The part of an RNA shown here (large-subunit ribosomal RNA, domain VI) has 289 nucleotides and comes from a marine metagenome. The full RNA is in RNAcentral, with records from SILVA.
Context: one part of a larger RNA
RNA sequence: UGUUGGUUGUCUGAGGGGAAAGGGUCUUUAGUACGAGAGGAACGAGACGCUGAGGCCUCUGGUGUACCGGUUGUCCGACAGGGCAGGCCGGGCAGCUACGCCUCUUCGGAUAAGAGCUGAAUGCAUCUAAGCUCGAAGCCGGCCCUGAAAAUAGACAGCCUUCCCGUACUUGGUGGCUUUGCCAUCGAGACGGGUGGAGAGCGCCCGUAAAAGACGGGUUUGAUGGAACCGGGGUGUAAGUAUCAAGGCUUUGGCCGAGAUAUUCAGCCCGCGGUCCCCAAUUGCUCGA
Repeated sequence: UGUUGGUUGUCUGAGGGGAAAGGGUCUUUAGUACGAGAGGAACGAGACGCUGAGGCCUCUGGUGUACCGGUUGUCCGACAGGGCAGGCCGGGCAGCUACGCCUCUUCGGAUAAGAGCUGAAUGCAUCUAAGCUCGAAGCCGGCCCUGAAAAUAGACAGCCUUCCCGUACUUGGUGGCUUUGCCAUCGAGACGGGUGGAGAGCGCCCGUAAAAGACGGGUUUGAUGGAACCGGGGUGUAAGUAUCAAGGCUUUGGCCGAGAUAUUCAGCCCGCGGUCCCCAAUUGCUCGA
């Protein structure tokens, strides 16, 4: 753009895509059927495991250059607190992940080779000639994803589709006249401008989304993001002060002092959850039958 008014939502399902499944071992059936014996099944039922596929992060593990702590060198004069080297090391939420967790199939239809029924040609026989029944990991469905641009362009539901003015023409009705026509009046159509208008977009705050578009949520009738507070969580007990204190120095008066304990389940921090309008989502603009 089209789908013959516009718009919102929910579907149908022509068509398209997929491999979503493929093996194994064991138990039972059963030391049964079978077989002189030696040996030795199957249909079915169950358990476990491998490969593959899809999804997820509760657990386990990894990462975790958000974060917390220890410690080395050096610098900021010392303390405190920091910079630099992911310095090295110990942990680690969320997120992302696999080595972790969950799921992965019974069935229907038409058939192949093949097995048959009835049955002629050919009085018999014959699965085939007419007809009929079965029969595979294969085919078509069932299952999952997509799919009204499926031009035979679908269905259902909701909502909306108002008026005014102007210009030049075309046309219909009525009336009048000087009747191949002209004039007046009332409509209809087309064009231009304005108004209303379901809905949509822009804008703004964002993320269950994301390369850009797109998608999804919110926009004061508000918890969408931030701040604050609370909860939950990570690290592991901050600084300061007080009391001790190995050891060292000493003129024996005392001084320095790693470290320990208490304050302190502290301090610091959080991409998580909640509360709360404190801050920012203002006023608006455009399209639209």

Model confidence (mean pLDDT): 83 of 100. Rfam family: Bacterial large subunit ribosomal RNA.